[in-house]
Molecule: Lysine riboswitch aptamer
Organism: mouse gut metagenome
RNA sequence: GAUAGAGGUUGCGUAUUUCAUAAGUAGCGUUUCUGAUGUGUCAGGCACAGGUGAGGGGCAGUGAAAGGGGAAUAUGCCGAAAGAUAGGAUUUCCAUGAAGAUUUUAUCUUGGGCAUACAUUUAAGAGAUGUAUGACUGUCAUCUGAUUGCAGAUGGGGCGCUAUC
Numbered sequence: 001g002a003u004a005g006a007g008g009u010u011g012c013g014u015a016u017u018u019c020a021u022a023a024g025u026a027g028c029g030u031u032u033c034u035g036a037u038g039u040g041u042c043a044g045g046c047a048c049a050g051g052u053g054a055g056g057g058g059c060a061g062u063g064a065a066a067g068g069g070g071a072a073u074a075u076g077c078c079g080a081a082a083g084a085u086a087g088g089a090u091u092u093c094c095a096u097g098a099a100g101a102u103u104u105u106a107u108c109u110u111g112g113g114c115a116u117a118c119a120u121u122u123a124a125g126a127g128a129u130g131u132a133u134g135a136c137u138g139u140c141a142u143c144u145g146a147u148u149g150c151a152g153a154u155g156g157g158g159c160g161c162u163a164u165c
Base pairs, nucleotide, nucleotide: 001165002164003163004162005161008078011077012076013075014074015073016072017071018070019069027062028061031058032057033056034055037049038048039047040046041098042097043096044094045093081110082109083108084107085106086105087104088103089102090101091100092099111137112136114134115133116132117131118130119129120128121127139156140155141154142153143152144151145150
């Protein structure tokens, strides 16, 4: 240098089906009270709707969905993947500024999952992300012990570890 593997049955991601949640919410139509604004992400512009009643409130009626989550199945893999910063492209009525979404490039961080706390996100004490702490687990190094299986202590990280050529 090349090839092949391991960590876990809650390793990481993707897709499909199903279940709950979202939610008796948003919306819709009727009625009633009030009476001039409202919508398109925000500002600006523009467009649309509006005293033939905007928007808001009340009584009743009808009534979703997306994202995210649990389970099952299939499948790709072991920097699998996730995140931060900066740049590019596409996108939102226009694209002037901002913000968001998708995607891509570069640099950096993280061995892995779990729990707790804080922060962000979200409808949400679910979940995700980041930071910190804790034990667990896998691997390597050093030391000690040993029944050569392994156990204990300390420390490191995936550009690592093991095997073969």